[in-house]
Molecule: transfer RNA
Organism: Pseudomonadota bacterium
């Protein structure tokens, strides 16, 4: 310094040819259920997609720049 892969709730990840609310498990909270705890059941909160720009009626998906992470190479 060159190539590839990837960044999405606290954590692990999904998201289809660009379209009608951005999901899920786990963690949390509150409730239900027990003598109680814990399993199990239900609610509820939590995100502006790493970042800035830009095509487009419309961007998590397309494009350009740049910031992290990992592999490969020289």
């Nucleotide at each position: 310094g060159g190539c590839u892969a990837g960044g999405u709730g606290g954590c692990u990840c999904a998201g289809u040819u660009g379209g009608u609310u951005a999901g899920a498990g786990c963690a949390g909270a509150c409730g239900g259920c027990u003598c109680a705890u814990a399993c199990c059941c239900g609610u509820c909160a939590g995100g502006u997609c790493g970042g800035u720009g830009g095509u487009u009626c419309g961007a998590g998906u397309c494009c350009a720049c740049u910031c992290c992470u990992a592999g490969c190479u020289a």